[in-house]
RNA sequence: GCACCGAUAGCUCAAUUGGAUAGAGUAUCCGGCUUCGAACCGGAUGGUUACAGGUUCGAGUCCUGUUCGGUGCA
Numbered sequence: 001g002c003a004c005c006g007a008u009a010g011c012u013c014a015a016u017u018g019g020a021u022a023g024a025g026u027a028u029c030c031g032g033c034u035u036c037g038a039a040c041c042g043g044a045u046g047g048u049u050a051c052a053g054g055u056u057c058g059a060g061u062c063c064u065g066u067u068c069g070g071u072g073c074a
Base pairs, nucleotide, nucleotide: 001073002072003071004070005069006068007067010026011025012024013023019057028044029043030042031041032040050066051065052064053063054062
């Protein structure tokens, strides 16, 4: 330098061929349970879907560019 893959909550990951309010686990906080705690149960909090544009009635998803990470080739 070229090609391919990836980037979504603090962390690990989903999200069906573009469709309804972007979810789960974990973590944190609150409550229940317990003599107290752990475990368990319930709830709450937490998102610029890497960034900037474009297409569309509608984009996490499609297109273009950029950034970062990974793999391969030279």
A computed fold for a 74-nucleotide RNA from a marine sediment metagenome, annotated as transfer RNA. The sequence is in RNAcentral, with records from MGnify. Its Rfam family is "tRNA". About the family: Transfer RNA (tRNA) molecules are approximately 80 nucleotides in length. Model confidence (mean pLDDT): 81 of 100.